[in-house]
Context: one part of a larger RNA
RNA sequence: UUGGGCGUAAAGCGGAUGUAGGUGGCAUCGAAAGUCAGGUGUGAAAGCCCUGGGCUCAACCCAGGAAGUGCGCCUGAUACUUCAGUGCUAGAGUGCGGUAGAGGAAAGUGGAAUUCCUGGUGUAGGGGUGAAAUCCGUAGAUAUCAGGAGGAAUACCGAUGGCGAAGGCAACUUUCUGGUCCGCAACUGACACUCAGAUCCGAAAGCGUGGGUAGCAAACAGGAUUAGAUACCCUGGUAGUCCACGCCGUAAACUAUGGAUGCUUGUCGUUGGAAAGUGUUAACCCUUUCAGUGACGGAGCUAACGCGUUAAGCAUCCCGCCUGGGGAGUACGGUCGCAAGAUUAAAACUC
Numbered sequence: 001u002u003g004g005g006c007g008u009a010a011a012g013c014g015g016a017u018g019u020a021g022g023u024g025g026c027a028u029c030g031a032a033a034g035u036c037a038g039g040u041g042u043g044a045a046a047g048c049c050c051u052g053g054g055c056u057c058a059a060c061c062c063a064g065g066a067a068g069u070g071c072g073c074c075u076g077a078u079a080c081u082u083c084a085g086u087g088c089u090a091g092a093g094u095g096c097g098g099u100a101g102a103g104g105a106a107a108g109u110g111g112a113a114u115u116c117c118u119g120g121u122g123u124a125g126g127g128g129u130g131a132a133a134u135c136c137g138u139a140g141a142u143a144u145c146a147g148g149a150g151g152a153a154u155a156c157c158g159a160u161g162g163c164g165a166a167g168g169c170a171a172c173u174u175u176c177u178g179g180u181c182c183g184c185a186a187c188u189g190a191c192a193c194u195c196a197g198a199u200c201c202g203a204a205a206g207c208g209u210g211g212g213u214a215g216c217a218a219a220c221a222g223g224a225u226u227a228g229a230u231a232c233c234c235u236g237g238u239a240g241u242c243c244a245c246g247c248c249g250u251a252a253a254c255u256a257u258g259g260a261u262g263c264u265u266g267u268c269g270u271u272g273g274a275a276a277g278u279g280u281u282a283a284c285c286c287u288u289u290c291a292g293u294g295a296c297g298g299a300g301c302u303a304a305c306g307c308g309u310u311a312a313g314c315a316u317c318c319c320g321c322c323u324g325g326g327g328a329g330u331a332c333g334g335u336c337g338c339a340a341g342a343u344u345a346a347a348a349c350u351c
Base pairs, nucleotide, nucleotide: 004322005321006320007305008304012319014201015200016199017198021194022193023192025088026087027086028085030083031082033081034080035077036076037075038074039073040072041071042070049065050064051063052062053061054060091191092188093187094186095184096183097182098181103177104176105175106174107173108172109171110154115149116148117147118146119145120144121143125136126135162169163168206247207246208245209244210243211242215241216240220236221235222234223233258318259317260316261315262314263313266296267295268294269293270292271291272290273289274288275287279284300307301306324351325350326349333344334343335342336341
C1' cells in the first nucleotide's frame, strides 16, 4: 500500500469558528479534460506461451509466430464526473409574526444561616468521640434576647425539567447581549457539508500582581487509635477557596459513542411551539404536527453486554485516531510556559 477497525478489547482531537484541500441539489444547452469505443504507432533482444527443428532423449539450443495490462497520436460517443453558459427552489440563508429558557456580561438589592464584636438575662459547665483527650469556660463560656460588622453561598420552587458548542449555568431587579424553536412563504438562488494548519473558548488545581478572608480547609501543630500510625477520628490551622487583571491548557473534559445529510415497525412519559376540533364560562382535555429530552422495546446490528428514528440499523461525504504487552505518553530534540509543566514523540532491551 491493499485490507480491517475506533461504546466496553488498541483507537473520536475537551469544544467551537474557519482557510487550503476533499465532497456537493434539480433542469437544460455547449465543450470533450476524466471516462468509453475503434484505428494506428511504439512497447529492444533474451525469457514466458504456441508451432516446427538440432544435439541418440531430456535439460539445453535454433527458427518462426503469438502475446505484451502501458504510453503517444487520429477518429468518434456524451450516460456519469469535470469545465463554461442559462434557468429553478426541495438544501442553505434573509425577512415578517410569535416563543420558552440557571445562555453570557455589568451594576444594584434582599432574606436565612455560620463566625466575630457590644450590651442584657443567667451559672458551671460546654465541646467532641466508638470511648476519650487536646480545646473553650468563674477574667463568666455553652444557652437565650437585642443591636452591629463582615465574607461566602443562594433552602423551598426543583423536576427523570430548562439553556449553552463544550467547559458549564440556579435568590431577586435593571441595563447590554448571543443563540434556539414554531408559524408564514415575501426575498436571495446552491450561497452547502466537512475541515490539515491557524485562531478562539476551555472544570478543578496551580502560578504572577493587588485586594479580600465568614465558613471550609492541603501543608503544619496538638490529642487519640495502634506493634507502629508521617493515616482514617478529634481540637486547632496557613496557603487556597472569593474579587480584579494576566498566565496555565489539562480531567473518567464521558453518552468512555466526531460532524453533516437521507432512509428504516412501534408503545408510554415529559419540555417548548403551531393547527384544527369537541365539550367547557374558563383553566383544561382529546387529535394531528414540528423541535428537544427520557423509559421500554421491533427489524437489523453486535464477540457478548447491549444499541435500537437522540442507532452501535441501512447508505453517502469529510476530518481525527488505532496496529501485541512492558519500556513510555518516558528520553532526546523542537515549540509553548514565570514556574509547575504542557504538546509533539522514539529506541535499545524484554516477554

The part of an RNA shown here (small-subunit ribosomal RNA, central domain) has 351 nucleotides and comes from Deltaproteobacteria bacterium CG11_big_fil_rev_8_21_14_0_20_45_16. The coordinates come from a structure-prediction model, not an experiment, and the mean pLDDT is 86. It matches the Rfam family "Bacterial small subunit ribosomal RNA". It was read from a public genome assembly. NCBI's taxonomy places the organism under Bacteria, delta/epsilon subdivisions, Deltaproteobacteria.